The RNA shown here (c-di-GMP-I riboswitch aptamer) has 94 nucleotides and comes from a Candidatus Atribacteria bacterium. The coordinates come from a structure-prediction model, not an experiment, and the mean pLDDT is 84. The organism belongs to Atribacteria, within Bacteria. Rfam family: c-di-GMP-I riboswitch aptamer. Rfam links the family to the GO term cyclic-di-GMP binding.
[in-house]
RNA sequence: GGCUGAGAAAGGCAAACCGCUCGCGAGAGUGGGACGCAAAGCCAUGGCCUCGAACGGAUGGAGAUUCCGCUGUUCGAGGUAGCAGGUUGCCGGC
Numbered sequence: 001g002g003c004u005g006a007g008a009a010a011g012g013c014a015a016a017c018c019g020c021u022c023g024c025g026a027g028a029g030u031g032g033g034a035c036g037c038a039a040a041g042c043c044a045u046g047g048c049c050u051c052g053a054a055c056g057g058a059u060g061g062a063g064a065u066u067c068c069g070c071u072g073u074u075c076g077a078g079g080u081a082g083c084a085g086g087u088u089g090c091c092g093g094c
Base pairs, nucleotide, nucleotide: 002094003093004092005091012037013036017032018031019030020029021028022027035082041087042086043085045084046083047080048079049078050077051076052075053074054073055072056071057070060068061067062066
């Protein structure tokens, strides 16, 4: 340096759920808690999710020249690193 991850060592992280706080929301912070993780370290490029706007769609709903809901595309603003991708790296084995 490359490949690799064993029922190894030393350590690390912490899903769901619950309390408190923040956010319209997706979610986030913190404490508890462990389903899991060899990058579950770091980075929002793709994906996914949220909010807003514009333009469409349908055999949607309504006391109806309109309003509401659902849904697609585009644009904007966000979120997610425990989906992919990029990048750095501990220990052991070969």